[in-house]
Context: one part of a larger RNA
RNA sequence: UGACGGGGGCCCGCACAAGCGGUGGAGCAUGUGGUUUAAUUCGACGCAACGCGAAGAACCUUACCUAGGCUUGACAUCCCUGGAACUCCCCGGAAACGGGGAGGUGCUCUCGUAAGAGAGAGCCAGGAGACAGGUGUUGCAUGGCUGUCGUCAGCUCGUGUCGUGAGAUGUUGGGUUAAGUCCCGCAACGAGCGCAACCCUUGUCUUUAGUUGCCAGCAUUCAGUUGGGCACUCUAAAGAAACUGCCGGUGUUAAACCGGAGGAAGGUGGGGAUGACGUCAAGUCCUCAUGGCCUUUAUGCCUAGGGCUACACACGUGCUACAAUGGCCGAUACAAAGGGCAGCAAUACCGCGAGGUGGAGCGAAUCCCAAAAAGUCGGCCCCAGUUCAGAUUGGAGUCUGCAACUCGACUCCAUGAAGUCGGAAUCGCUAGUAAUCGCAGAUCAGCAGGCUGCGGUGAAUACGUUCCCGGGCCUUGUACA
Numbered sequence: 001u002g003a004c005g006g007g008g009g010c011c012c013g014c015a016c017a018a019g020c021g022g023u024g025g026a027g028c029a030u031g032u033g034g035u036u037u038a039a040u041u042c043g044a045c046g047c048a049a050c051g052c053g054a055a056g057a058a059c060c061u062u063a064c065c066u067a068g069g070c071u072u073g074a075c076a077u078c079c080c081u082g083g084a085a086c087u088c089c090c091c092g093g094a095a096a097c098g099g100g101g102a103g104g105u106g107c108u109c110u111c112g113u114a115a116g117a118g119a120g121a122g123c124c125a126g127g128a129g130a131c132a133g134g135u136g137u138u139g140c141a142u143g144g145c146u147g148u149c150g151u152c153a154g155c156u157c158g159u160g161u162c163g164u165g166a167g168a169u170g171u172u173g174g175g176u177u178a179a180g181u182c183c184c185g186c187a188a189c190g191a192g193c194g195c196a197a198c199c200c201u202u203g204u205c206u207u208u209a210g211u212u213g214c215c216a217g218c219a220u221u222c223a224g225u226u227g228g229g230c231a232c233u234c235u236a237a238a239g240a241a242a243c244u245g246c247c248g249g250u251g252u253u254a255a256a257c258c259g260g261a262g263g264a265a266g267g268u269g270g271g272g273a274u275g276a277c278g279u280c281a282a283g284u285c286c287u288c289a290u291g292g293c294c295u296u297u298a299u300g301c302c303u304a305g306g307g308c309u310a311c312a313c314a315c316g317u318g319c320u321a322c323a324a325u326g327g328c329c330g331a332u333a334c335a336a337a338g339g340g341c342a343g344c345a346a347u348a349c350c351g352c353g354a355g356g357u358g359g360a361g362c363g364a365a366u367c368c369c370a371a372a373a374a375g376u377c378g379g380c381c382c383c384a385g386u387u388c389a390g391a392u393u394g395g396a397g398u399c400u401g402c403a404a405c406u407c408g409a410c411u412c413c414a415u416g417a418a419g420u421c422g423g424a425a426u427c428g429c430u431a432g433u434a435a436u437c438g439c440a441g442a443u444c445a446g447c448a449g450g451c452u453g454c455g456g457u458g459a460a461u462a463c464g465u466u467c468c469c470g471g472g473c474c475u476u477g478u479a480c481a
Base pairs, nucleotide, nucleotide: 001481002480003478004477005476007475008474009473010472011471012470013469015465016464019429020428021427022426023425026320027319028318029317030316031315032314033313034311035310042053043052064306065305066304067303068302069301070300073131077130078129079127080126081125082124083123086103087102088101089100090099091098092097107120108119109118110117111116133295134294136293137292138291142289143288144284145283146282147280149278154193155192156191157190158189159188160169161168162167173184174183175182199272200271201270202269204240205239206238207237208236209235210234213230214229215228218227219226243266246260247259248258249257250256322422326381327380328379329378330377331376332375338369339368340367343362344361348357349356350355388419393414394413395412396411397410398409399408435457436456437455438454439453440452441451
């Protein structure tokens, strides 16, 4: 100087407390461990691994296993020879591959009247070797990227001063703040990286603009449908607005704090992006790049089938429930944000349905996906393993796709399991939040209970900081560095 303390002081955080809803019990989904297996590819392991890499394992993917094949190789550069490209057929084969046959010549340049000859670029086949290749190994050789402490308020430097020196001072102290934020004081005076602000979005208003959007008044219609209009909504560009600016009080005449006015908004208005010096030899050699090592008729490459989907069990994360604030039936209302041409697909018709036939319109403020759901109105159920719950299983189907056996999703009929609110323990959340309800998107032929967004309905509680956890500053002890 740090680190640590079941030392002290001050302070903060859904850290506790106060509340609301869960997990832990059940069934299923998913990840992991374990076990099994020819293989169940690999990585990730307290927080910070475990719906994680994977924003989509039937083939492909695929890295694993079995079997069949190839050896200058699936891919790159160079050399030689031949043809050239390319198309089609036959045989063996699961395919890869192996064997055989037929058709067929283009482009640029030079020579040439022409026929034709030669050279070259792209391409194919064969050959030789330099080499290719490796999701092989080392993340403890690395770059890059990322997680984490933590959006915590810290981390440093120059000059000066003090100290023999390590180092100190500044950065400590008194107040204050979300903040090393600001003020005052001070052997310090300044500065840098962080904080804040500048950026995006949302909340108010104005101006500009008025179609594909909107409709107050006029006419018109089944319908903003049409005429008309751009006031309103909205869209999207530019501005205005909030700064402790004003008033009162407290405070050291300071910084600031408390209350108030005005205001759409008030003291960082809400949300996001933004992550200092560093820590964990944290994670990643399987995104990519890369040193060393290893491999080279194989640890490379191609193909078919299988596996990654196994199942006594254990754990994590979720979904659905156990019902009456509910279930079922009928009627009916209100979103936002997205996506669409190898695409989204309306009206209509067929089917109980998944879906099919067909195709208007739309490269979309125009058309479509598209029904929002919870809600509201009416009816039934009457507390029961039920008109709760829907696992499991049998049968019949639909769709995608060469192909749904291993191993897809969905529909219909039948079946109708566990489950009556969950031990010890444990998680999230402070407001348009929790809880609850649906919608969309990426990936994607098909496949979401996951993920990422979007809106609808919309709470309870916070006395307080003694305690648990994590963190910041000062100080103290130390046989630790």
Molecule: small-subunit ribosomal RNA, 3' major domain
Organism: metagenome